[in-house]
RNA sequence: AAGUUUCUUCGGAGAGUUUGAUCAUGGCUCAGGACGAACGCUGGCGGCGUGCCUAAAACAUGCAAGUCGAACGCGAAGAUCCUUCGGGAUCGGGGAGUGGCGAACGGCGGAGUAAUACAUGAGGAACGUGCCCUGAAGACUGGGAUAUACGGUCGAAAGACCGGGCAAUACCGGAUGUGAUCCUUGAACUGCAUGGUUCUUGGAUGAAAUGGUUUUUCGCUUCAGGAGCGCCUCAUGAUCCAUCAGCUAGUUGGUAGGGUAAUGGCUUACCAAGGCGACGACGGAUAGGGGGUCUGAGAGGACGAUCCCCCCGAGUGGGACUGAGACACGGCCCACACACCUACGGGUGGCAGCAGUUAGGAAUCUUGCACAAUGGGGGCAACCCUGAUGCAGCGACGCCGCGUGGAGGAUGACGGAUCUAGGUCUGUAAACUCCUUUUACCGGGAAAGACUCAGGACGGUACCCGGAGAAUAAGCCCCGGCUAACUACGUGCCAGCAGCCGCGGUAACACGUAGGGGGCAAGCGUUGUCCGGAUUUACUGGGCGUAAAGAGCUCGUAGGCGGCCUAUUAAGUGUGAAGUGAAAUCUCCAGCGCUCAACGCGGAAACUGCUUUGCAAACUGAUAGGCUAGAGGAAUGUAGAGGUGAAUAGAAUUCCAGGUGGACCGGUGGCAUGGUUAGAUAUCUGGAGGAAUACCGAUGGCGAAGGCAGUUCACUGGACAUUUCCUGACGCUGAGGAGCGAAAGCGUGGGUAGCAAACAGGAUUAGAUACCCUGGUAGUCCACGCCCUAAACGAUGGAUACUAGGCGUCAGGGGUAUCGACCCCCUUGGUGCCGCAGCUAACGCAUUAAGUAUCCCGCCUGGGGAGUACGUUCGCAAGGAUGAAACUCAAAUGAAUUGACGGGACCCCGCACAAGCGGUGGAGCAUGUGGAUUAAUUCGAUACUAACCGAAGAACCUUACCCAGGUUUGACAUCGACGGAAAGCCCGUGAAAGCGGGCCCUCUCCCACAAGGAGACCGGAAGACACCUGUUGCAUGGCUGUCGUCAGCUCGUGCCGUGAGGUGUUUGGUUAAGUCCAGCAACGAGCGCAACCCUCGCCCUAUGUUGCCAGCGGGUAAAGCCGGGAACUCAUGGGGGACUGCCUGUGUAAGCAGGAGGAAGGUGGGGAUGACGUCAAGUCAGCAUGGCGGUUACGCCUGGGGCUUCACACAUGCUACAAUGGGCGAAACAAAGGGCAGCGAUACCGCGAGGUGGAGCUAAUCCCAAAAAUACGCCCCCAAUUCGGAUUGUAGUCUGCAACUCGACUACAUGAAGCUGGAAUCGCUAGUAAACGCAGGUCAGCUAUACUGCGUUGAAUACGUUCCCGGGGUUUGUACACACCGCCCGUCAAGUCACCUGAAUCGUCUUCACCCGAAGUCCGUGGCCCAACCGCAAGGAGGGAGCGGCCGAAGGUGAGGGGGGUAAGGGGGACUAAGUCGUAACAAGGUACCCGUACCGGAAGGUGUGGGUGGAUCACCUCCUUA
Repeated sequence: AAGUUUCUUCGGAGAGUUUGAUCAUGGCUCAGGACGAACGCUGGCGGCGUGCCUAAAACAUGCAAGUCGAACGCGAAGAUCCUUCGGGAUCGGGGAGUGGCGAACGGCGGAGUAAUACAUGAGGAACGUGCCCUGAAGACUGGGAUAUACGGUCGAAAGACCGGGCAAUACCGGAUGUGAUCCUUGAACUGCAUGGUUCUUGGAUGAAAUGGUUUUUCGCUUCAGGAGCGCCUCAUGAUCCAUCAGCUAGUUGGUAGGGUAAUGGCUUACCAAGGCGACGACGGAUAGGGGGUCUGAGAGGACGAUCCCCCCGAGUGGGACUGAGACACGGCCCACACACCUACGGGUGGCAGCAGUUAGGAAUCUUGCACAAUGGGGGCAACCCUGAUGCAGCGACGCCGCGUGGAGGAUGACGGAUCUAGGUCUGUAAACUCCUUUUACCGGGAAAGACUCAGGACGGUACCCGGAGAAUAAGCCCCGGCUAACUACGUGCCAGCAGCCGCGGUAACACGUAGGGGGCAAGCGUUGUCCGGAUUUACUGGGCGUAAAGAGCUCGUAGGCGGCCUAUUAAGUGUGAAGUGAAAUCUCCAGCGCUCAACGCGGAAACUGCUUUGCAAACUGAUAGGCUAGAGGAAUGUAGAGGUGAAUAGAAUUCCAGGUGGACCGGUGGCAUGGUUAGAUAUCUGGAGGAAUACCGAUGGCGAAGGCAGUUCACUGGACAUUUCCUGACGCUGAGGAGCGAAAGCGUGGGUAGCAAACAGGAUUAGAUACCCUGGUAGUCCACGCCCUAAACGAUGGAUACUAGGCGUCAGGGGUAUCGACCCCCUUGGUGCCGCAGCUAACGCAUUAAGUAUCCCGCCUGGGGAGUACGUUCGCAAGGAUGAAACUCAAAUGAAUUGACGGGACCCCGCACAAGCGGUGGAGCAUGUGGAUUAAUUCGAUACUAACCGAAGAACCUUACCCAGGUUUGACAUCGACGGAAAGCCCGUGAAAGCGGGCCCUCUCCCACAAGGAGACCGGAAGACACCUGUUGCAUGGCUGUCGUCAGCUCGUGCCGUGAGGUGUUUGGUUAAGUCCAGCAACGAGCGCAACCCUCGCCCUAUGUUGCCAGCGGGUAAAGCCGGGAACUCAUGGGGGACUGCCUGUGUAAGCAGGAGGAAGGUGGGGAUGACGUCAAGUCAGCAUGGCGGUUACGCCUGGGGCUUCACACAUGCUACAAUGGGCGAAACAAAGGGCAGCGAUACCGCGAGGUGGAGCUAAUCCCAAAAAUACGCCCCCAAUUCGGAUUGUAGUCUGCAACUCGACUACAUGAAGCUGGAAUCGCUAGUAAACGCAGGUCAGCUAUACUGCGUUGAAUACGUUCCCGGGGUUUGUACACACCGCCCGUCAAGUCACCUGAAUCGUCUUCACCCGAAGUCCGUGGCCCAACCGCAAGGAGGGAGCGGCCGAAGGUGAGGGGGGUAAGGGGGACUAAGUCGUAACAAGGUACCCGUACCGGAAGGUGUGGGUGGAUCACCUCCUUA
């Protein structure tokens, strides 16, 4: 929802994909069903169906329409009979012919056809009808031909012709006339009109086969009726295109003739000028229509195979004949095309019938059996014919049914796969045991379908019985999400997959294979098409402020819609009835038949429709009458930049003339071009001319919109208020149509002061066809005429009604009050802001609706292509209007959210700037890096955050690199058979590793006498394995860097929002701090901040050596050296101390400012400590580790070399350039460290590095150890020097197997560059910078000038936050989200694709005109020909051929039109990992952007003019809210 008491039946599902995320809009895609299907893989059986969708292409062969001897003549062989023997008669299978009926059905196909079709419903008073049925009447009498056959002729054939002669139910004449038809007389009844029906008087016309059969039938003629069939007419329904808008001359109508079965321009002549069309004519494209089929909840949408009904067609086009019926699939004539035969003269043919063939195609069957059944034709019938039909065959093409076994069976076997190595899965699956036999097979029986004695294609089939044996029988697709189902290996943006999103660049659940799993199953997938999902064309059931979409505005035609009351009507409407809606199909039936089902049969219901008719009268319509609330008119007033024309005013700019004056003016970010000594600018006076109207002035006014502004006058449109006087629905909207319509632009003629496209010059710039500047022409102005577009916007069509308010403002009216004006209140119309309900995707709108409703119009349907092309139309042009497709993408879009970003705004911080000090960048050297080189120069690190980094130390080693020599269970680990006394020493060879030889003989434990056992170690076979600084830091762990010691990052619950999300965390203060306080739809909490930890600074206390020494004593040349002391310093523990605690001020508070005290004051200094996260940041070479790779090598050993090269570039440092210095001399003061393979004192030697030697010290004890800058004294005197020390030479020292490549140091000699460093750039805010040295680690030694620490000396400056950089917070814009190192536009260049245009050319369709004109109907017809009738005859009546005429298919010529193919060339468009030029847009995008228009430019674009805000920022005004 339907029916209904209960109760029953039917009934609508979504998902993926735009985003960082969200909601919306919107497209694309998927899951479902279906098919006359095809393809791939596979395939057991049966039943029922079904099978050229393409070439209406061409067809070999056979068959598909014949039959009748009871219409007719002839009549072979043969048989019988007769015979005059010539022959005749009867029968006679069969054959061709005359004649009859049929062949117009059945069968096939869908080319054409958009209406001559179809469906539904009507009409025919405008018609026809063979066979069939019923009824009435009749059938009398004559005649002349002819086919076949026979004879002859022509021809290759097909076939044709001639001759004589024969028949009929063939043909013809006459008679008759129940009906019929026509004319005529009169009447009755009747219809919606013309008219119709019946009766009647008289007249005219016109039939037949008495035939066949032979014993009851078939036929013939006329008339009437019926049934069925056909024909004609009408209404309604049903495709697309308006880029087809006008079509039509037989056209529309009339009259007359003709024609037809019949109406009719159907046809002809004449007359009239009509007819159709936006309710879509005409034209074009497509198409057989319906019952129905598929889908869908339905409404709908798509389709029209098989079955049924209708139509149309028969190679293409035309035509008629015959006939009851045809303009005829298996008939005729003609033309054309094609094919075949041919003797080349001429003929023949039409599978879109059944089979079959070829072709086309992705693709569609047997040249089967039978007339047994059903039906059809002929026939009296028997019967004949029937590729209709009934059956069979082929095809998994579809639907339906069945099977491929069932039960038991765990050691959970083997195998396979995987694995965390244990196991798990395959899996009760198998094996094995028991059982069954559908199906297939073998053997036997055997139907119904048939009436009617016989006769069954199917068919020895269905079905039944018996038999053997699990035997004969499973595949296909999928497994990333949607979408049920996961692992391994291979591959490595390759190969490939893909329906959409998307997978694949070395760990792929997405490719391929395997195992496993999921789904369906004799099928399964794929492809194609249709419906559905898609409410994505929305009638049911959508939208248009910003997503696509309101026409620029108004008037108005058609149309649509329309106020109150009454009456009538009954078109719509409602409710009954009748007819019809074929059957089949669909639905239902506890109806039936095939074993079930599919399938079939029966019944019911339904067919939602159309027609006719009865009733009702609320609503709509129509008609009539009335009303006043809509609308209009009238009167009285009001405001206004409303419009048009004319006149006029003042200020300002510019120009001209004159005066004064005398050097610059102008312009910009800064310049320059430009003007000016021929006198500018400035200033004063006078004049000229054009354009525009300051203040008032205002989210003020008027207008339909565009738009309108000094003042005055003239003319003129509209609005509003009041009065409630008049008309009486006169209204609303409005397709077409008409008018108006900014700016720019165009034409003609004027005018031109200023401004100003184009243009020129100057700047800027890499360039600058721009922004800026100086000039400047069209134009801007006027008149007239065009153009007709704008972001023509409120991005919001018009009208009416209703639905809380508040506050302004403009124009009126009223009330109260008052003397009056204000004030206050009410009200009408306009114009604004805020706001409730409601609506909205949100933003927002909200009585001026985007709310609630009604009416009418316009418009939208993914993005791009494109408002383009073509066509049409308008325009002088520029262009406007209308307006596609191919192709391409999976998005494009709106609003809002969170971030990020901005050459946006605000607040705050940081050695960020500023203020300072010292450096780097220049030199030489050291070190690192790049680059180059090399056999190798091992590898990594690369903006900040790589570059004295890994490396806290490369001569060998290290070492990873290179060359060479070796080695292969290995240098190292575990297991393991066996043997052995581990180790050590020597020799040979070799560069060494190694190889060979010799010497030696003693391992430990249990136990100990031996034996035995165990272990360590060595040798050693085979093998598991070792090993790898090989690869992947983009597979990882761990660790680290950076933002950043920045103050942030989150959660729970609640609340707000459809949601992403917000709130909290914002706001006002405050802080170093999300630190704290106050407030607040939030309340709390966590990780961070702070604190807790270490260290330095003060004090107390404890202890007192190796440290200390004030006081006492001893003692020395001196010295805590000694006794001693425990005060001090110091060391090591433990405590205290600082908290805005106290005071003042201020503040609600937090806090801040100042002060006191204090060693220290507001985190006291320093350190450790690094939130959520970011950079696929760094590291597989520190370590660990998955995967991959190597395995007589990418492993291992050894010698040598290299990492140390050197035109150059960069980074980090050291030393300097000197007098605040250098040298020499002599004198002071630290802290923190290190030391046994060590530090090494005193002493001696050496100029020195160092050597000899060895006291002391395992360290508060001894040593390294000298601190240096500093202060003092002397010299140097501004010089490349007594600065500087590079480089080089010689001689040495030390370490070490070894200093050549390639160490450090010493001495002597040498004495380079460099005189303070360009652009640029770094560090530092106090014990800091700067300067000075000391120590340590690593280490044999050292390249350390590095690094990590330590102390000594010890500053300057900070006004301040405008600017640079980085960061935090709030806000704003955004087309960004890989997040501005973002996104993105256009030209050019390359490739591919489709399209437009194109001289021309090719074929096609169509129109018009003309020519030619077949067949053929019709008309005419001199001459010719002719059996029937008339006539004695001649001849006539009639007919024919021929000829002529009209029409006429095909063809031809010419001229157009439509659509299509090809095309040099031209044009733009789309797409394509890394091309070129710029940077237009998105942020204020660096000149705000955009729209229209004009000009210009490589390109994006620029400029002018008018317009919009869909512009950021700041200020002001107005309004609102609160106070």